A computed fold for a 123-nucleotide RNA from uncultured Actinophytocola sp., annotated as SAM riboswitch aptamer (S box leader).
RNA sequence: CUCAUCCAGAGGGGCAGAGGGAUCGGCCCGAAGAAGCCCCGGCAACCGGCGUCAGCCAUCGAGUUCCGCGAGGAACGGCUACGACCACGGUGCCAAUUCCGACCCGCACGCGGGACAGAUGAG
Numbered sequence: 001c002u003c004a005u006c007c008a009g010a011g012g013g014g015c016a017g018a019g020g021g022a023u024c025g026g027c028c029c030g031a032a033g034a035a036g037c038c039c040c041g042g043c044a045a046c047c048g049g050c051g052u053c054a055g056c057c058a059u060c061g062a063g064u065u066c067c068g069c070g071a072g073g074a075a076c077g078g079c080u081a082c083g084a085c086c087a088c089g090g091u092g093c094c095a096a097u098u099c100c101g102a103c104c105c106g107c108a109c110g111c112g113g114g115a116c117a118g119a120u121g122a123g
Stems, first nucleotide, its partner, number of pairs: 001123006011040005019029003023102004041094003046090002048086002050083003054080004063076005098117001103114005
């Protein structure tokens, strides 16, 4: 930078000792213990795996994996969609909708829609 998601879900203990919820405004959380660190547990399913009377493209090449010091050899179709399936691994997450608002639009006037910003993942 691009794309996807963000009204679901899931917390105990130890150390520590005053902050925290990105920013600003609000409103909250916090000495019945904030941030941070550690341990254990959990949630979820982005990457990953599995499946499908599914769709598209292909049957070459490329790519992936394995073997070989090497030249080389062997095996495997790929992508998309969907799923009430799985959870060893890579992240993430476990107060409040991303806590609410911020900019724009609509109306039944406190609600709805969109954008920005932010977060997370994949590239």